This is a predicted structure of a 567-nucleotide part of an RNA (small-subunit ribosomal RNA, 5' domain) from an uncultured eukaryote. It matches the Rfam family "Eukaryotic small subunit ribosomal RNA". Gene Ontology terms of the family: structural constituent of ribosome and ribosome. A reference for the family is Yusupov et al. (2001), "Crystal structure of the ribosome at 5.5 A resolution", Science. The prediction has a mean pLDDT of 80.
Context: one part of a larger RNA
């Protein structure tokens, strides 16, 4: 793990891994709308201008999750421990941003701009979720762009000085270069220069966060920068000044948005550790093999790449090469202890979508229910041309010892999405299911008859206690059947439960032994070393304890045999 043969109830429940990571008709497995992004559907209702609903389609977020298989793979994965001061992070949560956006003078002193698709119409192909022309129309889609008072620095006409008209630049982010981000105790002695505070004066006082460590948080100056961000949005209620003006002003939400945190991760990474096998003993390098300097590349460290240099590194503590019917663990049988097998398979981490490979979009893919080539396969064609990836779910062929229903549901658990509203073969339910696994009917009782034992009695007898019976007796019950409520998304099954439902209780238990191992026949008929049985040791050659049968018996028991593999 597969087969025989047998099965009445219940509960739970594995399940096309092995052997072809082998090919697939069809149908399904990813969509998504709030008061609150865009509607003149020539839709719909209700009509009153309009509102309320709403296909389509622009926009925006999922689609990198889940679900499947295990074929590669042996210091790789992986698993326990480090690293990230070498890096990324979209959602979420928490903060935080008045600082003119290049033109200096003249305006948009503030709601600016062109387009598109849905639609309409005309049309092309045999043929696809193929699309081309004319014609309108949105926007949180693409684009453009406006806004407060100080104050600080630099320059600087003018001026003896004080002092100072004017003119320049100062959000945040990037690159780059500079300065500060300090401090071991501690002695004596000198010089100069200058600010602010408090003092009549002597004199006194005036920074510095954080780590175990930083070129570190943080701050400054100079430039740089295909300028990244600093809101022209949407709903809901509308209210408060008055200088009545299409005036100013304002509340709670939604959406967006840059930059630090956070949160969810991910990418490198430290150390230690894996099966056989030397009929594998020397491997690696000018095609990076080890190391160093630059540089480029990257989210970052690094022979990860490139130029230039050195000549290193591994290795009987088994390196390098083979195998493996190997993904790794967590674990599973097995077991007195040490061991031994085994882990495709629900968790968790890794890889892969027919084979390479290589790219887009994105915060996340080297994605495949995304694109593009080759290569094997393969579908439609009108032969010009067009297509396709079930190791998702159910189905089919093949393969084989070997594996279910083209079901019904989002009602439960989650997850996705503009969502309290939609999807979701994730997931649940049912069907198939003698993979394992719990519980448990096939009958109990009693009278008569017939025994067998104890106990008490000199004895009839008498009390107790177990057989057995083709005798007899009512009593109990589920199996099934089935009104009804329960169950359940809606059934089913179950548990409840009227009614029916047992004597040869025909409502009938079976598998596989009966010479030893190893429980249970020296019974009958059949065969004659045939047929056949038998793990092994044997039986059978005419009285078979062993074959073929009947009878009786044993053993386990709704389950027993057999075959394999393993303790």
């Nucleotide at each position: 793990u597969a087969u025989g043969c047998u099965u009445g109830u219940c509960c739970c429940a594995a399940a096309g891994a092995u052997u072809a990571a082998g090919c697939c008709a069809u149908g399904c497995a990813u969509g998504u709308c709030u008061a609150a992004g865009u509607u003149u559907a020539a839709g719909c209702a209700c009509a009153u201008u309009g509102u309320g609903u709403g296909a389509a389609a622009c926009u925006g977020c999922g689609a990198a999750u889940g679900g499947c298989u295990c074929a590669u793979u042996a210091a790789a994965u992986c698993a326990g421990u480090u690293a990230u001061a070498a890096u990324u992070u979209a959602c979420u949560u928490g903060a935080u941003a008045g600082u003119c956006a290049a033109a200096c003078u003249u305006a948009u002193c503030a709601u600016u701009g062109g387009a598109u698709a849905a639609c309409c119409g005309u049309g092309g192909u045999a043929a696809u979720u193929c699309u081309a022309g004319a014609g309108c129309u949105a926007a949180u889609a693409c684009a453009u762009g406006c806004a407060a008072c100080a104050a600080g620095c630099c320059u600087g006409a003018c001026g003896a000085g004080a002092g100072g008209a004017g003119g320049g630049c100062u959000g945040u982010a990037u690159u780059u270069a500079u300065u500060g981000g300090a401090u071991a105790c501690g002695a004596a002695a000198c010089u100069g220069a200058u600010g602010g505070c408090a003092g009549u004066g002597a004199u006194g006082c005036c920074u510095u966060g954080g780590u175990g460590a930083u070129u570190c948080a943080c701050a400054a100056u100079a430039a740089c920068u295909u300028u990244a961000c600093g809101g022209a949005u949407c709903g809901u209620a509308u209210g408060g000044c008055c200088u009545u003006g299409a005036g100013c002003u304002g509340a709670c939400g939604a959406c967006g948005u840059a930059u630090c945190a956070u949160u969810c991760a991910a990418g490198u990474u430290u150390c230690u550790g894996c099966c056989c096998u030397a009929u594998c003993a020397a491997c690696u390098u000018u095609c990076g093999a080890u190391g160093g300097u630059a540089a480029g590349a990257u989210a970052g460290g690094g022979g990860c790449u490139u130029a230039c240099c050195a000549u290193g590194g591994u290795g009987a503590u088994a390196a390098c090469g083979g195998g493996u019917a190997a993904c790794g663990g967590g674990g599973a049988a097995u077991u007195g202890g040490g061991g031994u097998u085994c882990u495709a398979u629900u968790c968790c981490g890794g890889a892969g979508a027919g084979g390479g490979a290589g790219c887009c979009u994105g915060a996340g893919a080297a994605a495949u229910g995304g694109c593009u080539a080759c290569c094997a396969c393969g579908u439609c064609c009108a032969a010009g041309g067009a297509u396709g990836g079930c190791a998702g779910c159910a189905g089919g062929c093949g393969c084989g010892c070997a594996a279910a229903u083209u079901a019904c549901c989002c009602a439960a658990u989650g997850c996705c999405g503009a969502u309290a509203c939609g999807g979701c073969g994730a997931g649940g339910u049912a069907g198939u299911g003698a993979c394992a696994g719990a519980a448990a009917a096939u009958a109990a009782c009693g009278a008569u008859g017939c025994g067998g034992g104890g106990c008490c009695g000199c004895g009839a007898g008498g009390c107790u206690u177990u057989g057995c019976a083709a005798u007899u007796g009512g009593a109990a019950u589920g199996a099934g059947u089935a009104c009804a409520a329960u169950u359940u998304a809606a059934a089913u099954c179950g548990c409840u439960u009227a009614a029916c439902g047992a004597g040869u209780a025909a409502c009938g238990a079976u598998u596989g032994g009966a010479g030893g191992g190893c429980a249970a026949g020296u019974c009958u008929g059949g065969u004659g070393c045939c047929a056949g049985c038998a793990g092994c040791c044997g039986c059978g050659g005419u009285a078979a304890u062993u074959c073929c049968a009947g009878c009786u018996c044993c053993a386990a028991u709704a389950g027993c045999g057999u075959a394999u593999a393993u303790u």